[in-house]
Context: one part of a larger RNA
RNA sequence: CUGUUGUCAAGGAACUCGGCAAAUUAACCCCGUAACUUCGGGAUAAGGGGUGCCCUUUAGAGUCAAAGCCUUCGCGGCUGUAGCUUUGAAGGGCCGCAGAGCAAUGGCCCAUACAACUGUUUACUAAAAACACAGGUCUAUGCUAACUCAAAACGAGGAUGUAUAUAGACUGACGCGUGCCCAAUGCCGGAAGGUUAAGAGGAGCGGUUAGCGUAAGCGAAGCUGCGAAUUGAAGCCCCGGUGAAUGGCGGCCGUAACUAUGACGGUCCUAAGGUAGCGAAGUUCCUUGUCGGGUAAGUUCCGACCCGCAUGAAACGCGUAAUGAUAUGGGCUCUGUCUCGACAACAGAUCCG
Numbered sequence: 001c002u003g004u005u006g007u008c009a010a011g012g013a014a015c016u017c018g019g020c021a022a023a024u025u026a027a028c029c030c031c032g033u034a035a036c037u038u039c040g041g042g043a044u045a046a047g048g049g050g051u052g053c054c055c056u057u058u059a060g061a062g063u064c065a066a067a068g069c070c071u072u073c074g075c076g077g078c079u080g081u082a083g084c085u086u087u088g089a090a091g092g093g094c095c096g097c098a099g100a101g102c103a104a105u106g107g108c109c110c111a112u113a114c115a116a117c118u119g120u121u122u123a124c125u126a127a128a129a130a131c132a133c134a135g136g137u138c139u140a141u142g143c144u145a146a147c148u149c150a151a152a153a154c155g156a157g158g159a160u161g162u163a164u165a166u167a168g169a170c171u172g173a174c175g176c177g178u179g180c181c182c183a184a185u186g187c188c189g190g191a192a193g194g195u196u197a198a199g200a201g202g203a204g205c206g207g208u209u210a211g212c213g214u215a216a217g218c219g220a221a222g223c224u225g226c227g228a229a230u231u232g233a234a235g236c237c238c239c240g241g242u243g244a245a246u247g248g249c250g251g252c253c254g255u256a257a258c259u260a261u262g263a264c265g266g267u268c269c270u271a272a273g274g275u276a277g278c279g280a281a282g283u284u285c286c287u288u289g290u291c292g293g294g295u296a297a298g299u300u301c302c303g304a305c306c307c308g309c310a311u312g313a314a315a316c317g318c319g320u321a322a323u324g325a326u327a328u329g330g331g332c333u334c335u336g337u338c339u340c341g342a343c344a345a346c347a348g349a350u351c352c353g
Stems, first nucleotide, its partner, number of pairs: 001348008010339002014337001019334001027051005036041001038173001052094012067079004095099001107332007114324002119131002135171007147157003174319004179249003184246002186242005193237003199231002204226005211218002250268005277311001278308001289305005
């Protein structure tokens, strides 16, 4: 010097991103215990007091010599003092700095965010607000079910189940709620019309050549190439429905007897123009917004306001007791975190021998 451990005057978070780390608290008995609440909790809330040893008294319990009663006379049954054992209570005394004398053994409170909860997770940087969850809703599926695996086919799971079942999707206890838009996309239903494939169909056009013709050329049948009309399903177009389906939920101008604001009016556009709630939010750029609280002093925090850059209703909205090795702010206690260091023990490093 490094590591681990221990102690410390006065102060007590002044340390620091942050009380990180350490300290405090702690067992049992008694007293006492708030807001809030889903009436179960919260709660070991918080906050106090006691605890050793000896003696005496006293109350109870157990076992019971003695004694008494009963007796079927049994080594029987019942009551039961003294003694012994044991649990409390009261009074008195004794010792130490200290009596849960060691060890082990919750620090607490207030407020907010998120998630209801117990649970699960990135084996080896993330334990969480992520996942799951009970509950809610929608959709599919009538049984050889839908769906999944496999596949040439059989087959297997679903299920030795049967719509109070099974599968898929979203949401996520509970309470109060869940607005408007079906134009687009998706899904469901419809089938009149338009469009539409192979196939059917075969008008017509061509190649070849028996034949005819002096030639140019024409050209039957057969074989062969192309092939119009007509017919032809689903789908698409079309017509409806559907949001706890994917999604979306405006702009400009004017206006009230100070000013300001704009209940009101006009106009353009749209499928419809964001309802209830909440709101500088885990969402707010400007921004350390403004006001209030807390501090001597507060970019954080809490309560409000609302010009919401860019909240908003099952990618759920807003509340919410309990719960949390969650996140944020504050307070009490406590402390070597610090003012500001010091000392000691052990282990190492280094130096000397």
The part of an RNA shown here (large-subunit ribosomal RNA, domain IV) has 353 nucleotides and comes from a soil metagenome. The full RNA is in RNAcentral, with records from MGnify. Its mean pLDDT, the model's own confidence on a scale to 100, is 87.